[in-house]
Context: one part of a larger RNA
RNA sequence: CGGGUUUCAAGUUCAAGUUGCCAAUAAGAGGCGGAAUGCUCUUGAAACCAAUUCACUUAAGCGAGACAGAGGAGAGAUUCAUUUCGUGUGUAGGGGUGAAAUCCUCAUAUCUACUAAGGAAGGCCAAAUGCAAAGGCAGCUCUCUGGGUCCCUACCAAUGCUGGGGUGCGAAAGCAUGGGGAGCGAACGGGAUUAGAUACCCCGGUAGUCCAUGCCGUAAACGAUGAGUGUUCGCCCUUGGUCUACGUGGAUCAGGGGCCCAGCUAACGUGUGAAGCACUCCGCCUGGGGAGUAUGGUCGCAAGACCGAAACUC
Numbered sequence: 001c002g003g004g005u006u007u008c009a010a011g012u013u014c015a016a017g018u019u020g021c022c023a024a025u026a027a028g029a030g031g032c033g034g035a036a037u038g039c040u041c042u043u044g045a046a047a048c049c050a051a052u053u054c055a056c057u058u059a060a061g062c063g064a065g066a067c068a069g070a071g072g073a074g075a076g077a078u079u080c081a082u083u084u085c086g087u088g089u090g091u092a093g094g095g096g097u098g099a100a101a102u103c104c105u106c107a108u109a110u111c112u113a114c115u116a117a118g119g120a121a122g123g124c125c126a127a128a129u130g131c132a133a134a135g136g137c138a139g140c141u142c143u144c145u146g147g148g149u150c151c152c153u154a155c156c157a158a159u160g161c162u163g164g165g166g167u168g169c170g171a172a173a174g175c176a177u178g179g180g181g182a183g184c185g186a187a188c189g190g191g192a193u194u195a196g197a198u199a200c201c202c203c204g205g206u207a208g209u210c211c212a213u214g215c216c217g218u219a220a221a222c223g224a225u226g227a228g229u230g231u232u233c234g235c236c237c238u239u240g241g242u243c244u245a246c247g248u249g250g251a252u253c254a255g256g257g258g259c260c261c262a263g264c265u266a267a268c269g270u271g272u273g274a275a276g277c278a279c280u281c282c283g284c285c286u287g288g289g290g291a292g293u294a295u296g297g298u299c300g301c302a303a304g305a306c307c308g309a310a311a312c313u314c
Base pairs, nucleotide, nucleotide: 059159061155063153065150066149067148071145072144073143074142075141076140078122079121083117084116086114087113088112093104094103130137131136174215175214176213177212178211179210183209184208188204189203190202191201226281227280228279229278230277231276234259235258236257237256238255239254240253241252242251243250244249263270264269287314288313289312296307297306298305299304
């Protein structure tokens, strides 16, 4: 906009009331009843998660009072012994080996006595000891400095655990620069042994070992056992505290060791410092070889380190 319907209603409408919300009549939809699931609205408690607030002390931390220690760094002085040099004494060997020889020695060795020089290393104490995150740390004194344990002590009040990536430390060997260089000693030379002997043994001996600075960043870097927390039968020894007893004992923390029950384990073994019972986080493994190789990347002065395959083969 058009059509239809309706005139005591399925129209209009006051008041009052109802519907979880919004919207609409495009598709779909004959009527009544209607479960589960889902969705929407709503109600309710515990555990858990997150947040807020208020508290607690056992975890963690900090302080007081004690204590042990080869913990670290620097400096100073020191000692036995080896070697070398010098001097004295003294004379023919010394040294080395299974046996020898190379080697040293009349240019006076070895031995012995006294000086001197220099470097390295710290006997006994010393021990299953101690300390340190690990590597590791051992004569003495001083300076600086880290960590730990105990405590019926105060404080704070969960501040915690683990940790990809990252950072620092990291034996020995090795590298760079500069010192140092006694002993030892890769390489190397010689003597032996031997069939040979590029070895074992012997005589020498360079790098190195030592110091300073810088790098390297790896080890059977091992307890072949990641860190943390809780919990679980006992015995013995020991270190450092505390408490108690005075019998030389007992109790309790934190370590270091030896046995052992349960449990675990393939076994060996382990066993309150677990490899038991549990939890949190990280790292790591997936047949042997190829291969910790190739390639690529990062690091390194280099040596090399780190990350790290595949084909193929059994």
Predicted 3D model of a 314-nucleotide part of an RNA (small-subunit ribosomal RNA, central domain) from Actinidia arguta var. hypoleuca. The organism belongs to Actinidia arguta, within Eukaryota. The coordinates come from a structure-prediction model, not an experiment, and the mean pLDDT is 82.